[in-house]
Record summary
This is a predicted structure of a 673-nucleotide part of an RNA (large-subunit ribosomal RNA, domain II) from an activated sludge metagenome.

Context: one part of a larger RNA
RNA sequence: ACCGGCGAGUUGCUCUUGCUGGCGGGUUAAGCCACUCAGUGGCGGAGCCAAAGGGAAACCGAGUCUGAAUAGGGCGCAGGUUGGCAGGAGCAGACCCGAAACCGCGUGAUCUACCCAUGGUCAGGGUGAAGCGAGGGUAACGCCUCGUGAAGGCCCGCACCGGUGUCCAUUGAAAAGGGCUCGGAUGAACUGUGGGUAGCGGUGAAAUGCCAAUCGAACGCGGAGAUAGCUGGUUCUCCCCGAAAUGCAUAUAGGUGCAGCCUCGGGAAGAGCGUGUCGGAGGUAGAGCACUGAAUGGGCUAGGGGCCAUACCCGGUUACCAAACCCAACCAAACUCCGAAUGCCGGCACGUAUGCCCGGGAGUGAGACGGCGGGGGAUAAGCUUCGUCGUCGAAAGGGAAACAGCCCAGACCGCCGGCUAAGGUCCCAAAAGCAGGCUUAGUGGGAAAGGAAGUGCUUUGGCACAGACAACCAGGAGGUUGGCUUAGAAGCAGCCACCCUUUAAAGAGUGCGUAACAGCUUACUGGUCGAUGUCAGGGCGCGCCGACAAUGUAACGGGGCUAUGCCUGCUACCGAAGCUGCGGAUGUGGAAACACAUGGUAGGGGAGCGUCGCGUGUGCGGUGAAGCAUGAGGGUAACCCCGUGUGGAGCGCACGCGAGAGCGAAUGCCGGU
Repeated sequence: ACCGGCGAGUUGCUCUUGCUGGCGGGUUAAGCCACUCAGUGGCGGAGCCAAAGGGAAACCGAGUCUGAAUAGGGCGCAGGUUGGCAGGAGCAGACCCGAAACCGCGUGAUCUACCCAUGGUCAGGGUGAAGCGAGGGUAACGCCUCGUGAAGGCCCGCACCGGUGUCCAUUGAAAAGGGCUCGGAUGAACUGUGGGUAGCGGUGAAAUGCCAAUCGAACGCGGAGAUAGCUGGUUCUCCCCGAAAUGCAUAUAGGUGCAGCCUCGGGAAGAGCGUGUCGGAGGUAGAGCACUGAAUGGGCUAGGGGCCAUACCCGGUUACCAAACCCAACCAAACUCCGAAUGCCGGCACGUAUGCCCGGGAGUGAGACGGCGGGGGAUAAGCUUCGUCGUCGAAAGGGAAACAGCCCAGACCGCCGGCUAAGGUCCCAAAAGCAGGCUUAGUGGGAAAGGAAGUGCUUUGGCACAGACAACCAGGAGGUUGGCUUAGAAGCAGCCACCCUUUAAAGAGUGCGUAACAGCUUACUGGUCGAUGUCAGGGCGCGCCGACAAUGUAACGGGGCUAUGCCUGCUACCGAAGCUGCGGAUGUGGAAACACAUGGUAGGGGAGCGUCGCGUGUGCGGUGAAGCAUGAGGGUAACCCCGUGUGGAGCGCACGCGAGAGCGAAUGCCGGU
């Protein structure tokens, strides 16, 4: 891992609701008697429930309590009892398995920690303390030298004890080892034997270490099926309905109570919902500035500041600040002179069939995304929190390449029929064409501010055959080098002014240039040329740039496309479990014809299949029961039936009854392979 077997809402009592039976007041308990004796029949009325309630009570009583009340209000004037079955609750282990722990009584110091008693062990080598002796030396000591001597938690190093580093091992040779290396090795050394200390404890050169491969409190048994608001698991079928992830409260937040939403039974009755219309309350969107505030410019003008003036008091002035007021233009969830649409309440009409009350049973109380309206955040988040609608949740099918929450659409079953929705119709791949326009960017097939003689349509203004725009030829002058400034400043550093003359026209000068001049050029003028013209703007459509990421094209699903792209219009077709045709099933309504309904998690309700045993009845079986294997058939399902083989002695069916009654999951338990 697989297969097989085992494996989870039970039982007692009490309460409650429904169904069903007896009696009408109901019923016996213990116990006793009888018999055909795990039982049945009888006796047994103790007791219990009911028969009247209200009040704290006295007490009153179909009433009573409160109260001054003959008022109002509260509770009553109504639903018996005893069995059976079923749903639910309570108390019990109470659906099953699962703690870590707590307590009691014991067992452990043959491991290990420490202690007690009594024994044992430590190759070899080195160093050479004190003391002592001798010699020297001293006034005498101290002292010096040599020798002797043998000390030491001394040195090197076996046994022995340890365990430093590393390699190996890591389903090991080993539940801690092996190799090399390393520390101690006369000591606080190591070790044998016997003994002692015990868990709310011991022992500890102290690590929470050790106390039998277990230690922040050992192990065994018991209390014990501890408790587990937690996790996991909970076994056959079909039919009907079908949620919630909200509110309030909670030592509450992943639990629970009540309500909400689901289901089943009963009841009154037509309340509910949708549309239309009429009436009503309201202060949101928007808008506005009349209030409350905020806020820009101007005007006017108190007050303040600056300047001038002033001995003081007065004054003058101001492109400073600025209240009030005026004009103009604005802002606001907690501003409103105004003010919708929706929604909400009510009347009527039409349509539809819900809604409400009482009672039994629940589940839910972690929601998710999307659209719209807000708050929080950063006008971030697959963010968070409300409101409202939708989908998922609990929904399959078609589309979006793939994709719970988006778009279309709600699957009773069958069919190799038809029509459509979203979305599509060149190939992959079912189905397409036409007409008009746009795009040249593979835009389509990702993106902003911003940028651009892209291109199509449209619009405004100027100039133009008395010749425009562009280009080319020519002119572009004089006072004058304007004045100032400056080393210089001559059109062209800078400042001021910007006149006049000659002219077809020519700026006290547009740019380049020079040290300054010069020079080139320009405005302006004439000529050449001869325009479906030209110059400057605005609007709209489609495109261009802006454009950088990690394995490999990789920003159309792919191929590929210049229409197979985009816009507009038209006509076809494809396309789903939608609709429809034919056949069938079940339910509801209906007299019928017929109509309608039948996705579904938690969950409620209903009807069945099968297993084991019992009762009653009726059958089968050595001419072969059950079981097993295999083949055929029947039923909407659980399942049922038959043939054959095997097997070798029991087994069905009908109606009832009763359960150790259905397994794939529980890191389930046991066994096999």

RNAcentral holds the full RNA, with entries from SILVA. The coordinates come from a structure-prediction model, not an experiment, and the mean pLDDT is 88.